[in-house]
Predicted 3D model of a 522-nucleotide part of an RNA (small-subunit ribosomal RNA, 5' domain) from Olleya aquimaris. The prediction has a mean pLDDT of 83. Its Rfam family is "Bacterial small subunit ribosomal RNA". Lineage of the source: Bacteria > Pseudomonadati > Bacteroidota > Flavobacteriaceae > Olleya.
Context: one part of a larger RNA
RNA sequence: GGAUGAACGCUAGCGGCAGGCUUAACACAUGCAAGUCGAGGGGUAACAGAGGUGCUUGCACUUGCUGACGACCGGCGAACGGGUGCGUAACGCGUAUAGAAUCUACCUCUUACUAAGGGAUAGCCCAGAGAAAUUUGGAUUAAUAUCUUAUAGUAUGUUGACUUGGCAUCAAGACAACAUUAAAGGUUACGGUGAGAGAUGACUAUGCGUCCUAUUAGCUAGAUGGUGUGGUAACGGCACACCAUGGCGACGAUAGGUAGGGGCCCUGAGAGGGGGAUCCCCCACACUGGUACUGAGACACGGACCAGACUCCUACGGGAGGCAGCAGUGAGGAAUAUUGGACAAUGGAGGCAACUCUGAUCCAGCCAUGCCGCGUGCAGGAAGACUGCCCUAUGGGUUGUAAACUGCUUUUAUACAGGAAGAAACACCUCUACGUGUAGAGGCUUGACGGUACUGUAAGAAUAAGGAUCGGCUAACUCCGUGCCAGCAGCCGCGGUAAUACGGAGGAUCCAAGCGUUAUCC
Numbered sequence: 001g002g003a004u005g006a007a008c009g010c011u012a013g014c015g016g017c018a019g020g021c022u023u024a025a026c027a028c029a030u031g032c033a034a035g036u037c038g039a040g041g042g043g044u045a046a047c048a049g050a051g052g053u054g055c056u057u058g059c060a061c062u063u064g065c066u067g068a069c070g071a072c073c074g075g076c077g078a079a080c081g082g083g084u085g086c087g088u089a090a091c092g093c094g095u096a097u098a099g100a101a102u103c104u105a106c107c108u109c110u111u112a113c114u115a116a117g118g119g120a121u122a123g124c125c126c127a128g129a130g131a132a133a134u135u136u137g138g139a140u141u142a143a144u145a146u147c148u149u150a151u152a153g154u155a156u157g158u159u160g161a162c163u164u165g166g167c168a169u170c171a172a173g174a175c176a177a178c179a180u181u182a183a184a185g186g187u188u189a190c191g192g193u194g195a196g197a198g199a200u201g202a203c204u205a206u207g208c209g210u211c212c213u214a215u216u217a218g219c220u221a222g223a224u225g226g227u228g229u230g231g232u233a234a235c236g237g238c239a240c241a242c243c244a245u246g247g248c249g250a251c252g253a254u255a256g257g258u259a260g261g262g263g264c265c266c267u268g269a270g271a272g273g274g275g276g277a278u279c280c281c282c283c284a285c286a287c288u289g290g291u292a293c294u295g296a297g298a299c300a301c302g303g304a305c306c307a308g309a310c311u312c313c314u315a316c317g318g319g320a321g322g323c324a325g326c327a328g329u330g331a332g333g334a335a336u337a338u339u340g341g342a343c344a345a346u347g348g349a350g351g352c353a354a355c356u357c358u359g360a361u362c363c364a365g366c367c368a369u370g371c372c373g374c375g376u377g378c379a380g381g382a383a384g385a386c387u388g389c390c391c392u393a394u395g396g397g398u399u400g401u402a403a404a405c406u407g408c409u410u411u412u413a414u415a416c417a418g419g420a421a422g423a424a425a426c427a428c429c430u431c432u433a434c435g436u437g438u439a440g441a442g443g444c445u446u447g448a449c450g451g452u453a454c455u456g457u458a459a460g461a462a463u464a465a466g467g468a469u470c471g472g473c474u475a476a477c478u479c480c481g482u483g484c485c486a487g488c489a490g491c492c493g494c495g496g497u498a499a500u501a502c503g504g505a506g507g508a509u510c511c512a513a514g515c516g517u518u519a520u521c522c
Stems, first nucleotide, its partner, number of pairs: 001522004006518005013374006019367002021332001026330003030327003035076003040073002043069002047067003050063006083285003092210008102202002107198008115149004125138005155180006162173004185190001211257003218248003223245008260282004264275004287308005310321004338364001340363003346360001347358004377408004388399001390397002414458005422449001428443007466511005471492003477506005487494002
């Protein structure tokens, strides 16, 4: 000098863009953050409509009949999105390969099919237990829930023989025999099943790279390898049984400490050095530890079970909970924001769609935390005015074109008026093409931000400057006070009676809505 997720002191007019618990992965009151589908189903708790009945004529009762729809069965989603950096020195990450050792819901393309039956169960109803959380028994009912059967290949398995290829196990192709495994319907829009291919995502293996300590030198029994079995989507000591005795290490094993990794960021001419906030990719975690279930995918933040710590409720018998989601609270700390608005846009889930949900997201609020921009007037004006202050050789000098005064402007602030872009779609209507559900054209509809940005008009210099420093380094000097005192200080150092170094004043210098100090890095 540059930089910062900064803090502190003094000061403060505005706007744009960004950023905002670096500490206690400490504990959390409250609200919200994952639902959706009635075009799968039985149905009807609420709302609305319609019908019916009764009459007291504007009420009561009733009918799932219609729009819809609480709870329930079922499907898809909840494994994404969002948070944090505890752990991890590791194939975790980065990079480059391999998978002839693998899986992949939804989506796209191709192809074949979608047949016949059965038994339950939630809900509803009845009867109970319990303070509650919750739960028991009986009767009864449906499905795209579930079971059995049929049919089937270029699927799977075994066997036989053939061709081609390779990289060892083998791979691909074609043939025959045997065996095994599917489906779901739906008021017709849409779905379901098998097979093949793609896309996407995931998994596994390997080469190289990846902090400090030798005041850590030896480490290792599932340990290293083999055979076999099991397990997995898949290879493998992944697990187990048996057998052998191996394997790693001064090219640093093992142990200890520290730490999420990368793209990137800061600095520097570069080489290097330092860092890992925001944004993006990967990993790990979800009160602590463990376990599996479901599923295409989890060993699952707002799922389950067990154990533990903590908190809460209780009728003392027993129960409930997990903000490292968004706000917010306490605590810790030098220190870090609103218990806001909207799904209008982008994206996601479900749905044929309308639409619903979405603290993702888009916006607004707070904070000079940073960067950038603008303003606090401009021109003229010497009697070089007065006051004040300072100096002085008492003539004057300085403050200083500064002010007054004259003319001009109105950014900004204030008031009033107008007022966006972000919106194009979906759906619906009309038309065109092919042709029967797609594509295209036209019309129509939708804005949280927001009466915001922006524009115009009005009046008037009107609404707006501070901070640090002035001995040298280092730009900027005098007076007064103090008298090794009070104090200053980054280093050298200053102060003991003429202090440009302390305190005040005048003046000056440097930055400027900031200026200094502290901390950290180069």